[in-house]
RNA sequence: GGGCCGGUAGCUCAGUUGGAUAGAGCAGCGACCUUCUAAGUCGCUGGUCGCGAGUUCGACUCUCGCCCGGCUCA
Numbered sequence: 001g002g003g004c005c006g007g008u009a010g011c012u013c014a015g016u017u018g019g020a021u022a023g024a025g026c027a028g029c030g031a032c033c034u035u036c037u038a039a040g041u042c043g044c045u046g047g048u049c050g051c052g053a054g055u056u057c058g059a060c061u062c063u064c065g066c067c068c069g070g071c072u073c074a
Stems, first nucleotide, its partner, number of pairs: 001073007010026004019057001028044005050066005
């Protein structure tokens, strides 16, 4: 340098025929329970969907460029 895969919450990830308020688990916070702790139950907080541009009535999703990570070819 070429090719392929990935980048979504603090962490691990789901979400792809383009449209429902962008989700789950864990973590954090609060309440309940408990003599206390742990466990358990309920709730809450947390996101420029890597960045920019384009297409479209509408983009996490499609197109182009760039950045980062992994694999691979040379």